[in-house]
RNA sequence: AGAGUCGGCCAGACAGUCGCUGUGCCCGCGAGGGCAGGGAGGAAAGUCCGGGCUCCACAGGGCAAGGCGCCAGGUAACGCCUGGGAGGCGCAAGCCUACGGAAAGUGCCACAGAAAACAUACCGCCCAAGCACCAAUUGGUGCCGGCAAGGGUGAAAAGGUGCGGUAAGAGCGCACCGCGCCGAUGGUAACAUCGGUGGCAGGGUAAACCCCGCCUGGAGCAAGACCAAAUAGGGGAACCAGCGUUUCGCGAUGCGUGGCCCGCGCAGUUCCCGGGUAGGUCGCUCGAGGUACAUGGCGACAUGUACCCCAGAUGAAUGGCUGUCCACGACAGAACCCGGCUUAUCGGCCGACUCUCCCG
Numbered sequence: 001a002g003a004g005u006c007g008g009c010c011a012g013a014c015a016g017u018c019g020c021u022g023u024g025c026c027c028g029c030g031a032g033g034g035c036a037g038g039g040a041g042g043a044a045a046g047u048c049c050g051g052g053c054u055c056c057a058c059a060g061g062g063c064a065a066g067g068c069g070c071c072a073g074g075u076a077a078c079g080c081c082u083g084g085g086a087g088g089c090g091c092a093a094g095c096c097u098a099c100g101g102a103a104a105g106u107g108c109c110a111c112a113g114a115a116a117a118c119a120u121a122c123c124g125c126c127c128a129a130g131c132a133c134c135a136a137u138u139g140g141u142g143c144c145g146g147c148a149a150g151g152g153u154g155a156a157a158a159g160g161u162g163c164g165g166u167a168a169g170a171g172c173g174c175a176c177c178g179c180g181c182c183g184a185u186g187g188u189a190a191c192a193u194c195g196g197u198g199g200c201a202g203g204g205u206a207a208a209c210c211c212c213g214c215c216u217g218g219a220g221c222a223a224g225a226c227c228a229a230a231u232a233g234g235g236g237a238a239c240c241a242g243c244g245u246u247u248c249g250c251g252a253u254g255c256g257u258g259g260c261c262c263g264c265g266c267a268g269u270u271c272c273c274g275g276g277u278a279g280g281u282c283g284c285u286c287g288a289g290g291u292a293c294a295u296g297g298c299g300a301c302a303u304g305u306a307c308c309c310c311a312g313a314u315g316a317a318u319g320g321c322u323g324u325c326c327a328c329g330a331c332a333g334a335a336c337c338c339g340g341c342u343u344a345u346c347g348g349c350c351g352a353c354u355c356u357c358c359c360g
Stems, first nucleotide, its partner, number of pairs: 001356010012325007020039002023036005041331001045342002048340005053220004060262004065216005070084005085099001086097004100211002105209002107205003122151002124147003130143005159177006178200001179198008224282004234273006242250003253267005289308008
């Protein structure tokens, strides 16, 4: 100097002028006015997860269904985050992972290829043993028989490489690697290393069905609570066996509890026609809150101390104009709240690390 990797911060600024809105205080009968302070995001987006809160409701068990899937931690919790392990990519810093089980079972692997699994013989190799014929020293041909080592096809073909052995071959035998089982050491563990043993269950796929382990009530602020007002306490239909000791009990029927069953609770439930209201208050912002420091931890984070209050609209508030500066302004607007993930995005600043080249 160049090329990269990881992490953090900001999100136009300042001044003037007019305007909008919440809260607190004051004035005013009221309308309204004055003063002080506050007023959209890093994603407010998607509605994908997890909860807080409210109601069903006093709410249990099982099945089904759904979610997650290496280990250990963090957290209110999670499908999130942190650290580690294994596998893969990259020269590296680093990055990715739908990461339990294929020896429980079922299914699938197009085309090509002999054959895609209780395997098979297209091109080939041998012809040892047996039979026949020819030749007549060894030999040749055919039948029968042996092989899956070589070649080809393919993403993948009876584990790989080498040596021996054989008629030719083959874990047939041996060495190393791979795989299964057992043990030792280290580690909380996933796992890693080492040793022994067995010739050894041929591969892939579970983001196919399935098996295993863990987790899970539902609905949602348009939840829900209260106040005021109005109307027509309107009209019609269906289900509702019955028994007994008859102020009651058993039982039938219906409803509620996300689906089904058991259980539990209620006494009515369901359908059709017609009428009224849709106004106001609360919920509504003090929170699993923020900032700084210290301690502990590799870290996510936890604990302690101190300080701070930081939007609550409801047809929906933060805008208009002027001037200056420069990074020339992208993606984009809260509606109960919070922790995450994912998606969109103009730029600027800071820190750490890796590789290449040059100079000293």
The RNA shown here (Bacterial RNase P class A) has 360 nucleotides and comes from a Gammaproteobacteria bacterium. Its Rfam family is "Bacterial RNase P class A". Gene Ontology terms of the family: dimeric ribonuclease P complex, ribonuclease P activity and tRNA processing. The coordinates come from a structure-prediction model, not an experiment, and the mean pLDDT is 76. NCBI's taxonomy places the organism under Bacteria, Pseudomonadati, Pseudomonadota, Gammaproteobacteria. It was read from a public genome assembly, where an Rfam model found it.